Annotation: Glycine riboswitch aptamer, 90 nucleotides, folded computationally. The coordinates come from a structure-prediction model, not an experiment, and the mean pLDDT is 79. It was read from a public genome assembly, where an Rfam model found it.
[in-house]
RNA sequence: ACGAUCAAUACUGGAGAGCACGUUGAGUCGUCGCCGAAGGAGCAAGCCUUUACAGGUGAAUCUCUCAGGCAAAAGAACAGUAUUGUGACG
Numbered sequence: 001a002c003g004a005u006c007a008a009u010a011c012u013g014g015a016g017a018g019c020a021c022g023u024u025g026a027g028u029c030g031u032c033g034c035c036g037a038a039g040g041a042g043c044a045a046g047c048c049u050u051u052a053c054a055g056g057u058g059a060a061u062c063u064c065u066c067a068g069g070c071a072a073a074a075g076a077a078c079a080g081u082a083u084u085g086u087g088a089c090g
Base pairs, nucleotide, nucleotide: 006085007084008083009082010081011080012079013078018032020031021030022029033070034069035068039066040064041063042062046057047056048055049054
C1' cells in the first nucleotide's frame, strides 16, 4: 500500500447412496445391499539410483472403501463473503 500468498474464526451455498430386514432402553447389535466430497491408502508422466531386472520419489473431485456415510437434523471436500494475523512483487 487499490496488499500477492498462507492461516485462523464467523456466516452463506454445498453432491452421492437403504427412513432396507431382523433386533434393542438406545442409529443398540447382527445380516444383506449401496455411496465418495471429512480423514486414510494406491499411482501416471517426469526426476533420481541401477549394466539390466528392479527400486525410490511422485497429483487429483481418479482408484480403493480401512474409517466415514445412505429420510430429516447434524456433519461435509470445495466455493464465496467478512474479520484478524502474515507481509511477497513493486